[in-house]
Context: one part of a larger RNA
RNA sequence: CGUAGGAUAUUUGAGGGGAUCAAUCCCUAGUACGAGAGGACCGGGAUUGUCGAACCUCUGGUGUUCCAGUUGUCACGCCAGUGGCAAAGGCUGGGUAGCCACGUUCGGAAAGGAUAAGCGCUGAAAGCAUCUAAGCGCCAAGCCUACUCCAAGAAUAGAUAUCCCUUCCCGCUUCGGCGGGACUAAAGGCGCCUUGAAGACUACAAGGUUGAUAGGCUCUGAGUGCAAGUCCGGUAACGGAUUCAGCUUAAGAGUACUAAUCUGCCGUGCGG
Numbered sequence: 001c002g003u004a005g006g007a008u009a010u011u012u013g014a015g016g017g018g019a020u021c022a023a024u025c026c027c028u029a030g031u032a033c034g035a036g037a038g039g040a041c042c043g044g045g046a047u048u049g050u051c052g053a054a055c056c057u058c059u060g061g062u063g064u065u066c067c068a069g070u071u072g073u074c075a076c077g078c079c080a081g082u083g084g085c086a087a088a089g090g091c092u093g094g095g096u097a098g099c100c101a102c103g104u105u106c107g108g109a110a111a112g113g114a115u116a117a118g119c120g121c122u123g124a125a126a127g128c129a130u131c132u133a134a135g136c137g138c139c140a141a142g143c144c145u146a147c148u149c150c151a152a153g154a155a156u157a158g159a160u161a162u163c164c165c166u167u168c169c170c171g172c173u174u175c176g177g178c179g180g181g182a183c184u185a186a187a188g189g190c191g192c193c194u195u196g197a198a199g200a201c202u203a204c205a206a207g208g209u210u211g212a213u214a215g216g217c218u219c220u221g222a223g224u225g226c227a228a229g230u231c232c233g234g235u236a237a238c239g240g241a242u243u244c245a246g247c248u249u250a251a252g253a254g255u256a257c258u259a260a261u262c263u264g265c266c267g268u269g270c271g272g
Base pairs, nucleotide, nucleotide: 001153005164006163007162008161009160010159011158015150016149017148018147021049022048023047024046025045026044027043033038051107052106053105054104055103059101060100061099062098066094067093068092069091070090071086072085073084074083075082076081111145112144113143118138119137120136121135165271167182168181169180170179171178172177183269188266189265190264192208193207194206195205196204213259214258215257216255217254218253219252220251222248223247224246229242230241231240232239233238
């Protein structure tokens, strides 16, 4: 820009993408078959591998500072207590959310249609025979559906539901309209702002005081593992009590304390 008014939702599915895998064991059955050795079709059941998708309850990683320990050194006057640096975490032990796999769950199914090779029925040409010439069946991991995702720019541009707009004047006119001016400015959208398990940007999604969108605060969860200070014991290093303490990033809930203030723009007037 188009989809013959504008808009918001929900959709149909022309067309296209993806997937389509395999093995082992058991039963049928040591049956059919076979002298024996061996050993089935068909049908049923159970596992597993690879691949793929989603997810984070479990298990396990990461988690650049959430907690603790600790060496050297420097600083805060000293003790105590802390902080900085040690190559972009000093080292070490753990670890929430998120992101992950080594983890969990699920998938390949079943079915229909038309067929290939192949197997047939009926059947002439050709009194027979013949699956074929007319006609009619069966049959594959393959084809078309079915499963799943995208999808109306599918220009044959689809459908459904709902919402919105119903002034006046002037001039010209080929009487179809055209041009101009007032008034009006809807539904809805965009901007802006607070943000996000959304994201390179954009987009998408949530929210903007008629508000829980983010931060803060409170509580909870979760992590670390028992803070500082004081007291007690010990000459002391240190140990014990207060103390499952203290401190806590991303989690959950609640709460307007802070910030989403105020507002701007587009979009018209019933539609060949």
Molecule: large-subunit ribosomal RNA, domain VI
Organism: Candidatus Omnitrophota bacterium